[in-house]
Context: one part of a larger RNA
RNA sequence: GGCGUACGGUGAAUGCCUAGGUGUUUGCUAGCGAUGAAGGACGUGAAAGGCUGCGAUAAGCAGCGGGGAGCCGCCAAAUAGGCCUCGAUCCGCUGAUUUCCGAAUGGGGCAACCCAAUCUGGCGUUAAACCCAGAUUAUCCUUUAGAUGAAUACAUAGUCUUUAGGAAGCGAACCCGGAGAACUGAAACAUCUCAGUACCCGGAGGAAGAGACAUCAAUUGAGAUUCCCUUAGUAGCGGCGAGCGAACGGGGAAGAGCCUAAACUACGUGAGUGUGAUAGCCCGCAGGCGUUGCUCACGUAGGGUUGUGGGACGUAUAUCCCUGGUAUUGCGGUGCCAGGCUGGAGUUACAAAGUAAAUGCAUAGUCAAACGGUACUGGAAAGACCGGCCAUAGAGGGUAAAAGCCCCGUCGACGACAUGUGUUUGCCUCCAGUUAUACGCUCCCGAGUACAAUGGGGCACGAGAAAUCCUGUUGGAAGCUGGGUGGACCAUCAUCCAAGGCUAAAUACACGCAAACAACCGAUAGUGCACAAGUACCGUGAGGGAAAGGUGAAAAGAACCCCUAUAAGGGGAGUGAAAUAGACCCUGAAACCGUACGCCU
Numbered sequence: 001g002g003c004g005u006a007c008g009g010u011g012a013a014u015g016c017c018u019a020g021g022u023g024u025u026u027g028c029u030a031g032c033g034a035u036g037a038a039g040g041a042c043g044u045g046a047a048a049g050g051c052u053g054c055g056a057u058a059a060g061c062a063g064c065g066g067g068g069a070g071c072c073g074c075c076a077a078a079u080a081g082g083c084c085u086c087g088a089u090c091c092g093c094u095g096a097u098u099u100c101c102g103a104a105u106g107g108g109g110c111a112a113c114c115c116a117a118u119c120u121g122g123c124g125u126u127a128a129a130c131c132c133a134g135a136u137u138a139u140c141c142u143u144u145a146g147a148u149g150a151a152u153a154c155a156u157a158g159u160c161u162u163u164a165g166g167a168a169g170c171g172a173a174c175c176c177g178g179a180g181a182a183c184u185g186a187a188a189c190a191u192c193u194c195a196g197u198a199c200c201c202g203g204a205g206g207a208a209g210a211g212a213c214a215u216c217a218a219u220u221g222a223g224a225u226u227c228c229c230u231u232a233g234u235a236g237c238g239g240c241g242a243g244c245g246a247a248c249g250g251g252g253a254a255g256a257g258c259c260u261a262a263a264c265u266a267c268g269u270g271a272g273u274g275u276g277a278u279a280g281c282c283c284g285c286a287g288g289c290g291u292u293g294c295u296c297a298c299g300u301a302g303g304g305u306u307g308u309g310g311g312a313c314g315u316a317u318a319u320c321c322c323u324g325g326u327a328u329u330g331c332g333g334u335g336c337c338a339g340g341c342u343g344g345a346g347u348u349a350c351a352a353a354g355u356a357a358a359u360g361c362a363u364a365g366u367c368a369a370a371c372g373g374u375a376c377u378g379g380a381a382a383g384a385c386c387g388g389c390c391a392u393a394g395a396g397g398g399u400a401a402a403a404g405c406c407c408c409g410u411c412g413a414c415g416a417c418a419u420g421u422g423u424u425u426g427c428c429u430c431c432a433g434u435u436a437u438a439c440g441c442u443c444c445c446g447a448g449u450a451c452a453a454u455g456g457g458g459c460a461c462g463a464g465a466a467a468u469c470c471u472g473u474u475g476g477a478a479g480c481u482g483g484g485u486g487g488a489c490c491a492u493c494a495u496c497c498a499a500g501g502c503u504a505a506a507u508a509c510a511c512g513c514a515a516a517c518a519a520c521c522g523a524u525a526g527u528g529c530a531c532a533a534g535u536a537c538c539g540u541g542a543g544g545g546a547a548a549g550g551u552g553a554a555a556a557g558a559a560c561c562c563c564u565a566u567a568a569g570g571g572g573a574g575u576g577a578a579a580u581a582g583a584c585c586c587u588g589a590a591a592c593c594g595u596a597c598g599c600c601u
Stems, first nucleotide, its partner, number of pairs: 001600009015586001016550002020521002022518007029510001031170002039101003042055003046079001049075003061095006070083003106115003116137007139167004145161004174205001175203004185192001189239001215222002226253005236244002257502003260446001264302010280289002282333005307480001309445004313440006321340007341433006354427010365414003371387004376383001388405002390394001396408003451475007461487001482497005537544002557585001560572004
């Protein structure tokens, strides 16, 4: 020195564990903010480093509920000082306080800082000033009132001040709109693809968007929109390459329909025009009035909303609650207004604001069955043995090993002062009580629109025979005897009615809250984070970004003695079932390093 055996050191694998993650389902909720948010800075405890909480009233203050014996949050034990059955700590709801920064908003600024003005109050003064406290003072939009005031005479625009209201910023995805790539694929690459994707911007809601046919269909018909399955990888499109990719129809989920513009009428305002009172004053007759008239524009109210065309207006026929008032006067008719009664409807659209009661749910909680023994093992009984019991509860967790009956729970049954939210009912609000038919051929039925040409875009459809849809530019209809569509275009036929608007549900999503589950992970896994984790650390910065879990049932965490330096470390003693469980602490593999012994050299 090597090999072997034994015993150690080091080391951290493995096993077991879980305080943390991951995913799914169901329900709730789906916003917060100038009444100052999200997020922070700095403070705040007897002593106080970090976390948590809170804000100069600072681990808290007040009220109302719950609860019932201890309490003064965690790492983190002890001390001091306190609180508490006159109900503390703790839990829920509602309030108060809430420094400074931050949209940050009086001005500034290198965020958490600096500097103001005005008013009011306080101190002070002869009067002031200084000082202190509180409030106000950003911008934009709409709005009220006033002052001022151009081109330009009156005016108007504008400017300044002022009243009231609103906006702003943040937030996980989902949604709508604007703008919009490239890598890539095509085995290169340019049309094409990736893809209207990513990224960016704007906007909204609990969903958004869409939506009540100028839709489809095909000679039968359907009947708003949305979503799912299918039709179907079909028909098609395509350097007919790569690839892209419908619809009709069928089956389901859900289900809801409405309001306007116009014609016409009434009223109001403004402009124009108008007389032998011959127009007008609801109609007829009689009497009377005198710019009341007519036309146009605007506003308000009624009317009206459709495609077997609808409506207005006029005439005719039939039909229609009650009472009162009124329309220049009288009579007759007719219309209008108000009230009652009856009927209907309503706050998600179709008008719109609530209020009260009842009740459900959420936000604290409450009650909750049934077992003992052993001189069995063990440190410990829940195990074993023996004998019982409960069960609308034998889900689960804990307790010194493996407990239906020990504890927490579980099944089941209850509970709210207050706040939030849903449902129902009443009050309340709104509507109706005249509609139908026939005739007419007088009026209306959404215009720089439809459409055309041209340039683009979007439709599964790349200009193609290219319809349909949107749009820049240039032209530019008809108007119900009208117009659009049915994939160039024409005819026939069929079908629908554009150029105004609203609309729940079925659908999408999960920052957050609650519950449950898992042939999900178990500390190099699972979130980056089971631990002081977006921490330490790195970077000028945007940003990047760790490692690190386990004594024991219980600290019973080793009194006392010895060696040493009043050390580290160790040896005894003691605790414990165990200390080779001793805090570098469960198990403790291998590499690596030793000690002893044997053999070989």